[in-house]
Context: one part of a larger RNA
RNA sequence: CUGGGCGUAAAGCGUGCGCAGGCGGUUUCGUAAGACAGACGUGAAAUCCCCGGGCUCAACCUGGGAACUGCGUUUGUGACUGCGAGGCUAGAGUACGGCAGAGGGGGGUAGAAUUCCACGUGUAGCAGUGAAAUGCGUAGAGAUGUGGAGGAAUACCGAUGGCGAAGGCAGCCCCCUGGGUUAGUACUGACGCUCAUGCACGAAAGCGUGGGGAGCAAACAGGAUUAGAUACCCUGGUAGUCCACGCCCUAAACGAUGCGAACUGGAUGUUGGGUGCAAUUUGGCACGCAGUAUCGAAGCUAACGCGUUAAGUUCGCCGCCUGGGGAGUACGGUCGCAAGACUGAAACUC
Numbered sequence: 001c002u003g004g005g006c007g008u009a010a011a012g013c014g015u016g017c018g019c020a021g022g023c024g025g026u027u028u029c030g031u032a033a034g035a036c037a038g039a040c041g042u043g044a045a046a047u048c049c050c051c052g053g054g055c056u057c058a059a060c061c062u063g064g065g066a067a068c069u070g071c072g073u074u075u076g077u078g079a080c081u082g083c084g085a086g087g088c089u090a091g092a093g094u095a096c097g098g099c100a101g102a103g104g105g106g107g108g109u110a111g112a113a114u115u116c117c118a119c120g121u122g123u124a125g126c127a128g129u130g131a132a133a134u135g136c137g138u139a140g141a142g143a144u145g146u147g148g149a150g151g152a153a154u155a156c157c158g159a160u161g162g163c164g165a166a167g168g169c170a171g172c173c174c175c176c177u178g179g180g181u182u183a184g185u186a187c188u189g190a191c192g193c194u195c196a197u198g199c200a201c202g203a204a205a206g207c208g209u210g211g212g213g214a215g216c217a218a219a220c221a222g223g224a225u226u227a228g229a230u231a232c233c234c235u236g237g238u239a240g241u242c243c244a245c246g247c248c249c250u251a252a253a254c255g256a257u258g259c260g261a262a263c264u265g266g267a268u269g270u271u272g273g274g275u276g277c278a279a280u281u282u283g284g285c286a287c288g289c290a291g292u293a294u295c296g297a298a299g300c301u302a303a304c305g306c307g308u309u310a311a312g313u314u315c316g317c318c319g320c321c322u323g324g325g326g327a328g329u330a331c332g333g334u335c336g337c338a339a340g341a342c343u344g345a346a347a348c349u350c
Base pairs, nucleotide, nucleotide: 003322004321005320006319007304008303012318014201015200016199017198021194022193023192025088026087027086028085029084030083031082033081034080035077036076037075038074039073040072041071042070049065050064051063052062053061054060091191092188093187094186095185096184097182098181099180103177104176105175106174107173108172109171110154115149116148117147118146119145120144121143125136126135162169163168206247207246208245209244210243211242215241216240220236221235222234223233258317259316260315261314262313263312266295267294268293269292270291271290272289274287275286276285277284299306300305323350324349325348332343333342334341335340
């Protein structure tokens, strides 16, 4: 390089946007770069192949032919690709009417609960466990009542539910704001798909500065358990968890399944629009669209399983894999305050 692959065997970048690049609907005319056909020139000799010849054969040597799949020039063709010009509306998009939603950012506010504080009532226990002890309590705890402070999270609804590109998103109200879907009409007229480099977002933990700190809780201390117990259990408890701003950029970042498009039997639920029928209203039935699930024809698969939300049948583009260990290590580079991240070997060994 070719080939074969990427749900679970090695392999889909965590996710999106997107320049270059690759690929690209339908129709008419032109062109002739690609393409195809003919001719001419060239394509040294040797080698390879075919038919002969010479060394006793062979290797070897030698004559002739073919071939040299190429390149150039020229003539022609006009289907296909490209290019130029024009048109179209089925792809894509815009406007107008509805609709659903924990989509995002900011501000406000509510109730329950935990903890703490003050006071009242009240007395000897409370807490904890397998059992205990450490701990708290006669300086009045726990319980109970009233008042107050503060932080964090939002029971029920709640779902096999919804939204978001992913990470993720949940009390209620207000402001700002992104996307989706549905129905029909009008408009633009291929404006599209994918995307190396790049840019942006990216749970938790962690880092910097300043706040905040109720509960929980790495580290840490004590009590138990145990042969030991640097643990599991218990009593405490600091970072942290929360907020603002700035970093970090990782994950079983998972559907372990890249994105887009087309095609290929069905059945059953559910979410959101629509249309038709029925219907006084509620409730219903059918059809079609967009999601989300379960089961399954054909087909696929090593099997498990997948199966119109494909892992089926095809096309376009990107990423990635090539035996295990060494190793996601070393070195170098880039990034980072650091922790470290990204890129990423070899010797050796089986």